A computed fold for a 109-nucleotide RNA from uncultured Ruminococcus sp., annotated as THF (Tetrahydrofolate) riboswitch aptamer. It matches the Rfam family "THF (Tetrahydrofolate) riboswitch aptamer". Rfam describes the family as follows. Tetrahydrofolate (THF) riboswitch was first reported for Ames et al. as an RNA motif in 5' untranslated (5'-UTR)regions of folate transport and biosynthesis genes in Firmicutes genomes. On this family, see Trausch et al., Structure 2011: "The structure of a tetrahydrofolate-sensing riboswitch reveals two ligand binding sites in a single aptamer". RNAcentral records the identical sequence in 2 taxa. Its mean pLDDT, the model's own confidence on a scale to 100, is 79.

RNA sequence: CAGAGUAGAGGUCUAAGCGUUAAGUGCCUGCCGGACGGGGAGUUGUCGGCGGGACGAAAAGGGAACGGCAUCAAGCAAGCCCUUGCGGUUUAGUCCUCGCAUCCCGCUG
Numbered sequence: 001c002a003g004a005g006u007a008g009a010g011g012u013c014u015a016a017g018c019g020u021u022a023a024g025u026g027c028c029u030g031c032c033g034g035a036c037g038g039g040g041a042g043u044u045g046u047c048g049g050c051g052g053g054a055c056g057a058a059a060a061g062g063g064a065a066c067g068g069c070a071u072c073a074a075g076c077a078a079g080c081c082c083u084u085g086c087g088g089u090u091u092a093g094u095c096c097u098c099g100c101a102u103c104c105c106g107c108u109g
Base pairs, nucleotide, nucleotide: 001109002108003107008098009097010096011095013093014092015091016090017089018087019086020085027053028052029051030050031049032048033047034046038105039104040103041102059084060083061082062081063080066079068076069075
């Protein structure tokens, strides 16, 4: 002088959930906590938890076992079951991309 390597982040696809009676996601903010190449330090960056604020949505079809309603009968349909959607939805897996804020030391050439 050059290089390798992590946690993790983003995206694709698949599966299983959750919501569709609006939680979640995204945005702003307060407090607390965590993680950040092999070692040490570590942010105004990053992730999580709890709270506050503003904004804000896509439903449709079928069924009647359970439960409910019903003149207890036929039947009904916002619970429930099935299907197809929808959500900057959650988790896991797959593949791809990016990847120590920064500082010191180490490793390889």